[in-house]
Context: one part of a larger RNA
Molecule: small-subunit ribosomal RNA, 5' domain
Organism: uncultured bacterium
C1' cells in the first nucleotide's frame, strides 16, 4: 500500500459498488420453463341462432263425458356458430439463461495452427417440389386392481402423429470416362430415396420436403506456455505398433480378433501432495512476487456412483432407469424426495442480507399477432463492508469570565475556545410542483423517488487511537517487580513522561484502532 474481511469503541447524509472466503452440510414453505386453439379431437361454462324431440295454457274438434286431440309461451334436450376454460394428442422450447468450484496437473485452460477426418435446430441466400392413399393411439367411455402413488384389460376417435404408393430438380451407393494433391471436381449408366397442412371471401401468408451455399455455434487433432516433492527412479499388457472387423457426425486401441514386441523416463516418467484455468486483481520504478471475490471467456459438477433414452444438440441442476446413503408418507403390501436457482430455515463459523416489487426497460422461450411465461434482468430493503463526496456552521467577540489542571502562588494553560452580537441554511423538518428512462400515440416496478420552489430554525449530527526511543505529541496524582503494558528494544522493586486516572498535547476523522493475509 491492499482486502469479499472480522473484532473493539463510535456513528449524520448521499452516490456508486460489494455482501457464506467455513459444511459440494441438511433443508419446511413459496416461486425460478413454458407456450401455441392460425396442427388436432373431446369435456364443461356463457351468448346467439334453428324450432325436427319431450313437457305443455286456451279456443276449436272428437267423446263412452273420465278424457283424447290440438298446440302459444316457458323449461329441458338436440344441432350449429362465436367466446372462454380444463386435461389430453401434436409442435417448438426445456441442452439457453441462473448456481457452485467438489473433482481435475489434463489438450482442462491460454495462445497459434490443422480438419482431404466432422456435425449444426432456429436464421439468411439460391434451386426444385408440396400428387394420391392407408393405419394406429391418447383424451373419452366401460370394467377391474390399489390405502396411496399409480396401473391392467375391452371399445371409439382426430391431426402438422405414424406408414405405404407416385414423382426425383437433387442427394446417397455402385460402375465407366475425364480431372485432381488421395476420398476433389465434371459428364454418364443403374439402384435407392421426399413432403403437411393451417389461416384468410380473396389477393396472399405462415408452414412442410429435397438439395447447395452462408452466418453463428460446436466436436476432434496438434506446436508452445503456466504448481510443489527424488526422504517418489524406474513405469506400462490394450500396454506401443500393424492387419481385418465393429462403432461414431468424424480421426483414433475408442472397442474387438489375430500378429509383432514395443512405448515412456534425470530435458524428471511413475507415484504422492496441492489446485478449476484465463482476461485480470494487489503490490512494485521496473523486473518480479502474490492472487484468481465481484465483471467477462472457457471447463467441470448438480444427494453419491453408474447407465442409456429422446433430440440438431444432453449421457440432461428443477427428465428417465438402476444401485447406495439419508429424509418423509403408509392401510406394512408399497410409495415420495434432492435449493451448488431466488428468497428463507437449521448447522458450522470471527463472519456475510429480504420467505420484497415489476416484467416499465434490456434480453430470452412460445405465438401470425394480441399476448403469456421469465427470482435472467431492472429496482427496492438490510449492512460504514469498500471507494468517493458533503455536513456537524461562518464572522466578530478579552472583563482573557466561570470552572478544570498545573504552579516557583507571581502566574500559566484549556482559550476566541465559551457566553454574547450578527449572518447563512449545505443538511434536517414541513408544504407545493414533479421527471428523463417509452426513438409515431397510449403505457414506468423504481416513485410522489431524483430534481425544482417556498416556509421554519444553529437548528438534527464527533469520535477514536496515541504521547520512553523507533514516532508527531508531557505534566500531576495513584500504584510499588504488585496491578499491569508491550510491534522490537524493553517499562513497573516509593518522586514511573512506558502501568491506571486526570488535565493538556499529537495523529486521523464518520470513522479510528486491533487482528489475519499478500506485496
Nucleotide at each position: 500500500g491492499a482486502u469479499g474481511a472480522a473484532c473493539g469503541c463510535u456513528g449524520g447524509c448521499g452516490g456508486c459498488g460489494c455482501g457464506c472466503u467455513u459444511a459440494a452440510c441438511c433443508c419446511a414453505u413459496g416461486c425460478a420453463a413454458g407456450u401455441c386453439g392460425a396442427a388436432c379431437g373431446c369435456g364443461c361454462c356463457u351468448a346467439c341462432a334453428u324450432g325436427u324431440a319431450g313437457u305443455g295454457a286456451a279456443a276449436g274438434c272428437c267423446u263412452u263425458a273420465g278424457g283424447g286431440u290440438g298446440g302459444a309461451a316457458g323449461c329441458u334436450g338436440a344441432u350449429g356458430u362465436a367466446g372462454g376454460u380444463g386435461a389430453g394428442u401434436g409442435g417448438c422450447a426445456a441442452a439457453c439463461g441462473g448456481g457452485u468450484g467438489a473433482g481435475u496437473a489434463a489438450c482442462a485452460c491460454g495462445u497459434g495452427g490443422g480438419u482431404a477426418a466432422c456435425c449444426u435446430a432456429c436464421c439468411c441466400c439460391a434451386a426444385a417440389g408440396u400428387g394420391g392413399g392407408g393405419a394406429a393411439u391418447a383424451a373419452c367411455u366401460g370394467u377391474c386392481c390399489g390405502a396411496a402413488a399409480g396401473g391392467g384389460c375391452g371399445g371409439c376417435u382426430a391431426a402438422u402423429u405414424c406408414c405405404g404408393c407416385a414423382u426425383g430438380u437433387g442427394g446417397u451407393c455402385c460402375g465407366g470416362c475425364a480431372u485432381u494433391u488421395g476420398g476433389u471436381u465434371g459428364c454418364u449408366g443403374g439402384a435407392u430415396u421426399a413432403a403437411a397442412g393451417g389461416a384468410g371471401u380473396g389477393a396472399u401468408u405462415c408452414g412442410c420436403u429435397u438439395u447447395g451455399g452462408g452466418a453463428g455455434g460446436g466436436g476432434c487433432c496438434u506446436g508452445c506456455g503456466g504448481c510443489c516433492g527424488a526422504u517418489u527412479a524406474g513405469c506400462u499388457a490394450g500396454u506401443u505398433g500393424g492387419u481385418g472387423g465393429g462403432g461414431u457426425a468424424a480421426u483414433g486401441g475408442c472397442c474387438u480378433a489375430c500378429c509383432a514386441a514395443g512405448g515412456c523416463g534425470a530435458u524428471g516418467a511413475u507415484c504422492g501432495g496441492u489446485a478449476g484455468c484465463u482476461g485480470g486483481u494487489c503490490u512494485g520504478a521496473g523486473a518480479g512476487g502474490a492472487u484468481g471475490a465481484u465483471c467477462a471467456g472457457c471447463c467441470a459438477c448438480a444427494c453419491u456412483g453408474g447407465c442409456a433414452c429422446u433430440g440438431a444438440g444432453a449421457c440432461a441442476c428443477g427428465g428417465g432407469c438402476c444401485a447406495g446413503a439419508c429424509u418423509c408418507c403408509u392401510a406394512c403390501g408399497g410409495g415420495a424426495g434432492g435449493c451448488a436457482g431466488c428468497a428463507g430455515g437449521g448447522a458450522g463459523g470471527a463472519a456475510u442480507a429480504u420467505u420484497g416489487g415489476a416484467c416499465a426497460a434490456u434480453g430470452g422461450g412460445g405465438g401470425g399477432a394480441a399476448c403469456c411465461c421469465u427470482g435472467a434482468u431492472c429496482c427496492a430493503g438490510c449492512g460504514a463492508c469498500g471507494c468517493c463526496g458533503c455536513g456537524u456552521g461562518g464572522g466578530c467577540g478579552a472583563a482573557g469570565a466561570a470552572g478544570g489542571u498545573c504552579u516557583u502562588c507571581g502566574g500559566a494553560u484549556c482559550g476566541u475556545a465559551a457566553a454574547g452580537c450578527u449572518c447563512u441554511u449545505u443538511u434536517c423538518c414541513g408544504a407545493g410542483g414533479g421527471a428523463u428512462g417509452a426513438g409515431g400515440a397510449a403505457g414506468g416496478a423504481c416513485a410522489g423517488u431524483a430534481c425544482c420552489u417556498c416556509g421554519g430554525g444553529a437548528a438534527u449530527a464527533a469520535g477514536u487511537c496515541u504521547c520512553g526511543g523507533c514516532u508527531a505529541a508531557c505534566u500531576a496524582c495513584g500504584u510499588g517487580c504488585c496491578a499491569g503494558c508491550a510491534g522490537c528494544c524493553g517499562c513497573g522493586g516509593u518522586a514511573a513522561a512506558a502501568c491506571g486516572u486526570a488535565g493538556g498535547a499529537g495523529g486521523c476523522u464518520a470513522g479510528c484502532g486491533u487482528u489475519a493475509u499478500c506485496c